[in-house]
Molecule: c-di-GMP-I riboswitch aptamer
Organism: Candidatus Accumulibacter propinquus
RNA sequence: CUUAUCCAAAGGCAAACGGGGAGAAAUCUCCGGACGCAAAGCCGAGGGCCCUCACCUGAAAUUCAGGAAGGGCGGCCGGGUUGCAUAG
Numbered sequence: 001c002u003u004a005u006c007c008a009a010a011g012g013c014a015a016a017c018g019g020g021g022a023g024a025a026a027u028c029u030c031c032g033g034a035c036g037c038a039a040a041g042c043c044g045a046g047g048g049c050c051c052u053c054a055c056c057u058g059a060a061a062u063u064c065a066g067g068a069a070g071g072g073c074g075g076c077c078g079g080g081u082u083g084c085a086u087a088g
Base pairs, nucleotide, nucleotide: 002088003087004086005085012037013036017032018031019030020029021028022027035075041081042080043079046077047076048073049072050071051070055067056066057065058064059063
């Protein structure tokens, strides 16, 4: 420099859950906590999934369904890019 990821992990991240906060919700954030992760680093919504306050339409009763618009998830898959370890 290059190829690969069967085993391991110095160092790193942190699911569920509990508590504080934001939000209509999905969900996010902080603290605790570890199910896992070899890119669960960074970039980025192509596919996929989730939500529905306000708005419009309808039903029939303060709720339900649909639409449009919007929001969310990168720890669902794929892409770009940088790097650690091990092996060749």